Context: one part of a larger RNA
RNA sequence: UGACGGGGGCCCGCACAAGCGGUGGAGCAUGUGGUUCAAUUCGACGCAACGCGAAGAACCUUACCUGGGCUCGAAAUGCAGGAGACCGGGGUAGAAAUAUCCUUUUCUCGCAAGAGACUGCUGUAUAGGUGCUGCAUGGCUGUCGUCAGCUCGUGUCGUGAGAUGUUGGGUUAAGUCCCGCAACGAGCGCAACCCUCAUCCCUAGUUGCCACCGGGUAAUGCCGAGCACUCUAGUGAAACCGCCCCGGAUAACGGGGAGGAAGGUGGGGAUGACGUCAAGUCCUCAUGGCCUUUAUGUCCAGGGCUACACACGUGCUACAAUGGUCGGUACAAACCGUCGCAAAGCCGCAAGGUGGAGCUAAUCGGAAAAAGCCGGCCUCAGUUCGGAUUGGAGUCUGCAACUCGACUCCAUGAAGCUGGAAUCGCUAGUAAUCGCAGAUCGGAACGCUGCGGUGAAUACGUUCCCGGGCCUUGUACG
Numbered sequence: 001u002g003a004c005g006g007g008g009g010c011c012c013g014c015a016c017a018a019g020c021g022g023u024g025g026a027g028c029a030u031g032u033g034g035u036u037c038a039a040u041u042c043g044a045c046g047c048a049a050c051g052c053g054a055a056g057a058a059c060c061u062u063a064c065c066u067g068g069g070c071u072c073g074a075a076a077u078g079c080a081g082g083a084g085a086c087c088g089g090g091g092u093a094g095a096a097a098u099a100u101c102c103u104u105u106u107c108u109c110g111c112a113a114g115a116g117a118c119u120g121c122u123g124u125a126u127a128g129g130u131g132c133u134g135c136a137u138g139g140c141u142g143u144c145g146u147c148a149g150c151u152c153g154u155g156u157c158g159u160g161a162g163a164u165g166u167u168g169g170g171u172u173a174a175g176u177c178c179c180g181c182a183a184c185g186a187g188c189g190c191a192a193c194c195c196u197c198a199u200c201c202c203u204a205g206u207u208g209c210c211a212c213c214g215g216g217u218a219a220u221g222c223c224g225a226g227c228a229c230u231c232u233a234g235u236g237a238a239a240c241c242g243c244c245c246c247g248g249a250u251a252a253c254g255g256g257g258a259g260g261a262a263g264g265u266g267g268g269g270a271u272g273a274c275g276u277c278a279a280g281u282c283c284u285c286a287u288g289g290c291c292u293u294u295a296u297g298u299c300c301a302g303g304g305c306u307a308c309a310c311a312c313g314u315g316c317u318a319c320a321a322u323g324g325u326c327g328g329u330a331c332a333a334a335c336c337g338u339c340g341c342a343a344a345g346c347c348g349c350a351a352g353g354u355g356g357a358g359c360u361a362a363u364c365g366g367a368a369a370a371a372g373c374c375g376g377c378c379u380c381a382g383u384u385c386g387g388a389u390u391g392g393a394g395u396c397u398g399c400a401a402c403u404c405g406a407c408u409c410c411a412u413g414a415a416g417c418u419g420g421a422a423u424c425g426c427u428a429g430u431a432a433u434c435g436c437a438g439a440u441c442g443g444a445a446c447g448c449u450g451c452g453g454u455g456a457a458u459a460c461g462u463u464c465c466c467g468g469g470c471c472u473u474g475u476a477c478g
Base pairs, nucleotide, nucleotide: 001478002477003475004474005473007472008471009470010469011468012467013466015462016461019426020425021424022423023422026317027316028315029314030313031312032311033310034308035307042053043052064303065302066301067300068299069298070297077125078124079123080122081121083119084118088103089102090101091100092099093098107116108115109114128292129291131290132289133288137286138285139281140280141279142277144275149188150187151186152185153184154183155164156163157162168179169178170177194269195268196267197266199237200236202234203233204232205231208227209226213224214223215222240263243257244256245255246254247253319419323378324377325376326375327374328373329372335366336365337364340359341358345354346353347352385416390411391410392409393408394407395406396405432454433453434452435451436450437449438448
């Protein structure tokens, strides 16, 4: 000077407490371990691995296994040689890769010589590697942590390592600000500047809107007219402890009040200091070294990544009456669509089929929002709860659903009656609950990322658990 302490003081955080809902028990989905296997490719392992890389493994992907092929190679570049247009169609062998044959065509410029483009062949220099090392690296990322810290110049003090500043008294979400002080200043962080939501003015008025006027319909902004209003999307305004009172040191600031759409950082986002963990990634990419070169490269078919005594994580659905089911009926936001979204109508119990209007979309479509509300039935039961599992019949995507897809219908109707020790999330439009959309995508979400609807309870307090900040103290540790 750090680090550490079952040392001390001060302070903070859904850290505890106060509450609400879960996980741990059941079934299923998914990831992991283990086991198995020809292979079950690889990575990630306390928090910070385990619905993670993977925003989507039937083939492909694919890196793994088995088998069949190739060796200047699947792709790229240079040089040399010699050949032919290339493309297209078809046959044979084969699982395909591939091998072989037939057919069609006979490039451009140029008088010519020749030159050029393209295709395949031979040779050569090279290629290739998701092979190893993340403990050789770049880049990117996680984490402490959006925690309030981390430093520098000059000066001063100390033999020196270093100290001071950055400590102290207050205050703040904050090393935020005020006061004091051998310090005076400065930088990276904090805050603000950026985006978005909440209020208003102005501008603009179609595809949006409909108050007034007119027309029309069974009905509808359907039409004319209009741009008030809603809305859309652009410029601005508005909030600053600005005003009043009280406290404080007359300061910083704190408490209350008025006005206001909003009040003390208004809500949310983006933004992550010096560093820590030899944290993660050589399988995004880049890259040193090593290894490989008729194979650790590459092409193809099939299989595997989907196995299953078991163990764990993350989720979904439930165990029911604040419910289940049937009928009727109301109200969103955000987003997507021309290789696409697809309406009406018709067929089918349904998945779906048919059909093809309209739409390059404030115009048309996806689109039914669901919980809710109104009424009927069920009456506490393993049930009209629950839906696993299995049998049968189908639909769709796709070259192809056997291994191994999703969905529909009929039948079947398992466990489960609220979950031990333990453990997680959340402080407000939050938790809980309800549905909708998107990325990936031919098909394949209970995952992920967004969107809105309904909408709580509780916080006395900081003794204790966990993590963190500042000061101080002890130390045989660095």
A computed fold for a 478-nucleotide part of an RNA from a metagenome, annotated as small-subunit ribosomal RNA, 3' major domain.
The RNAcentral record of the full RNA draws on SILVA.
The coordinates come from a structure-prediction model, not an experiment, and the mean pLDDT is 84.
Rfam family: Bacterial small subunit ribosomal RNA.